[in-house]
Context: one part of a larger RNA
């Protein structure tokens, strides 16, 4: 000077408290440990590993195992030789690959011979290749403390010096935010603001969306003529600054109350992460030093594995029911995706789907049914008309191919489960809870993830205590 203290003071944070809903019990999904295995590839391990890398393991992916092959090799560079390239086809084989047959002559220069470019095969050389090791040799990127309010510098001053001062103190703030004071005076990185979305408005700009707003037609649908007034879309601009009023205060910063206003004191949300910490994570995104392999630790192929299962843990989904279940009817969204695609309508099928096919490169067509909600009816507290695991059979779709190992449909089967021990998690408002929809990945596969909207609460006395953090 720091760090630490079951030292003190001050102050924050869903940290506790006050509330609401969960997890921990059940079944299933998924990740991990363990065990098993020829292999169950590798990494990640308190918070900050465990629905994590993986925005999608049937083959591929794939790095693992077994077996079959290759050795200048799957890709790249040079020289030489041969053949254009390429296409069709036979045999062996699981394929890779091996071994035959046939067709075929292109482009540029050149009269021709021939030469050159590109491609294929063979030989040779410098060398390729490695998801092999080391994240404790590294770059880059990322997590975390933490969106916490801090971290420093120049000059001056003080101290023998390490250092201190400034940055402490009195107020105040979300904030080292601002004010006052002061041997300090200034400055930098952070805070805030500048950026994006959202909430209001406009004689603003624009109307292939919207509108009987006003007129006409109508097959009754903004469907048509017509019009941009409104809604909307997306550009420009306005708007909020403690600006105004009152009170408190050192009449400073500021705080409290009020007015006006769509919005009030950072309006709500996002992006943005200081100096540093954890030898934190990643050599398997990539790059890279060193080491190691070089007929193999490289590479090609087939099949298998990553999907195993006495068990343990994490994260989720579905329930245990009447604020419910079932049947019928009837409404109301937003974000988005679509030509290798989205597909209306019609026909067939109980259905998953199939056939046919209009429209759409999309404010135009389509995915598309929103679901909870509301109305009517049944069920009447039971392991049930709750719950749906498991299992049998029959099918659909994708795809060379659903046995290991896909999703979905129909019929039947109907398990555990009656609200969950110790313990533990999230959340302060359009939030929690609850309800569905869309997208990425993707041939197919979503209970995960990323977004979107619908309905829409309760509680906060307070800071004694638990946890984390800041200042003295």
């Nucleotide at each position: 000077u720091g760090a630490c203290g079951g030292g003190g003071g001050c102050c924050c944070g869903c940290a506790c408290a006050a509330g609401c809903g969960g997890u921990g019990g059940a079944g299933c999904a998924u990740g991990u440990g363990g065990u098993u295995u020829a292999a169950u590839u590798c990494g990640a391990c308190g918070c900050a590993a465990c629905g994590c890398g993986a925005a999608g393991a049937a083959c591929c992916u794939u790095a693992c195992c077994u077996g079959g092959g290759c050795u200048a090799g799957a890709a790249c560079u040079c020289a030489c030789a041969a053949g254009a390239a390429u296409c069709c086809u036979g045999c062996g084989g699981a394929a890779a690959c091996g071994u035959g047959g046939g067709a075929g002559u292109g482009c540029u220069c050149g009269c021709a011979a021939g030469a050159g470019a590109a491609c294929u095969u063979g030989u040779g050389g410098u060398g390729a290749g490695g998801u092999g090791c080391u994240g404790c040799a590294u770059g880059g990127c990322u997590g975390u403390c933490g969106u916490c309010a801090g971290c420093u510098c120049g000059u001056g001053u003080c101290g023998u010096g390490a250092g201190a001062u400034g940055u402490u103190g009195g107020g105040u703030u979300a904030a080292g935010u601002c004010c006052c004071g002061c041997a300090a005076c200034g400055a930098g990185c952070g805070c805030a603001a500048c950026c994006c979305c959202u909430a209001u408005c406009g004689u603003c700009u624009a109307g292939u969306u919207g509108c009987c707003a006003g007129c006409g037609g109508u097959c009754c649908g903004g469907c048509c003529g017509g019009g941009c007034a409104c809604u909307c879309u997306a550009g420009c601009g306005a708007g909020a600054c403690u600006g105004c009023c009152g009170a408190u205060c050192u009449c400073a910063a500021a705080u409290c109350g009020g007015a006006g206003g769509a919005a009030g004191g950072u309006g709500g949300g996002g992006a943005c992460g200081a100096c540093g910490u954890c030898a934190a994570g990643u050599c398997a995104u990539c790059a890279u030093g060193g080491c190691c392999c070089u007929u193999a630790u490289g590479u090609c192929c087939a099949g298998g594995g990553c999907u195993a299962c006495a068990c343990a843990c994490g994260u989720g989904c579905u329930a245990c029911a009447a604020u419910g279940g079932u049947g019928g009817g009837u409404a109301c969204a937003g974000u988005g995706a679509g030509u290798c695609g989205c597909a209306a309508g019609c026909u067939c099928g109980c259905g998953a789907g199939a056939g046919u096919a209009a429209g759409c490169u999309a404010a135009u067509c389509c995915c598309a049914a929103a679901a909870a909600a509301c109305c009517c009816a049944c069920c009447u507290c039971a392991g049930u008309a709750c719950a749906g695991a498991u299992a049998a059979g029959a099918g659909u779709c994708u795809g060379c191919a659903a046995c290991u190992c896909g999703a979905c449909u129909c019929u039947u089967u109907g398990a555990a489960g009656u609200c969950g021990g110790a313990a533990u998690c999230g959340c302060u408002a359009g939030u929690a809870a609850u309800c569905g929809c869309u997208g990425a990945u993707c041939a197919g596969c979503a209970g995960g993830c990323a977004g979107c909207g619908g309905u829409g609460a309760a509680u906060a006395c307070g800071u004694u205590c638990c946890c984390g953090g800041g200042c003295c």
The part of an RNA shown here (small-subunit ribosomal RNA, 3' major domain) has 472 nucleotides and comes from an uncultured Myxococcales bacterium. Model confidence (mean pLDDT): 85 of 100.